Record summary: c-di-GMP-I riboswitch aptamer from a Synergistales bacterium, 92 nucleotides, folded computationally. Its mean pLDDT, the model's own confidence on a scale to 100, is 90. The organism belongs to Synergistales, within Bacteria.
RNA sequence: AACCGAAAAUGGCAAAACCGCCGAAAGGCGGCGACGCAAAGCUACGGGCCUAAAGCGGGGCUCGCCCCCGCCAAGGUCGCCGGGCCGCCGGA
Numbered sequence: 001a002a003c004c005g006a007a008a009a010u011g012g013c014a015a016a017a018c019c020g021c022c023g024a025a026a027g028g029c030g031g032c033g034a035c036g037c038a039a040a041g042c043u044a045c046g047g048g049c050c051u052a053a054a055g056c057g058g059g060g061c062u063c064g065c066c067c068c069c070g071c072c073a074a075g076g077u078c079g080c081c082g083g084g085c086c087g088c089c090g091g092a
Stems, first nucleotide, its partner, number of pairs: 003091003012037002018031005035079001041085003045082003048077003055071006061064001
């Protein structure tokens, strides 16, 4: 330096639920809480998935900054997979 994670040590992170705030939503942040995690550290770069406010198309009527349906990411997810960057302990 690359590879690997059986046992262990020092520590770390924190799913769901619940509460508060932000957001149209997906979701995020904080609190609480631990399902799990050896990168569950960072990065939306590729794919996937989620959402659809605005926009576009269609329809409805009570004609409203209205309602319904479809499409759509410039929104989101790194705790879906892959890539990139960086890193603790141990092993052979």

Description: Its Rfam family is "c-di-GMP-I riboswitch aptamer". From the family's description: GEMM was predicted in a large-scale screen for bacterial structured RNA regulatory elements.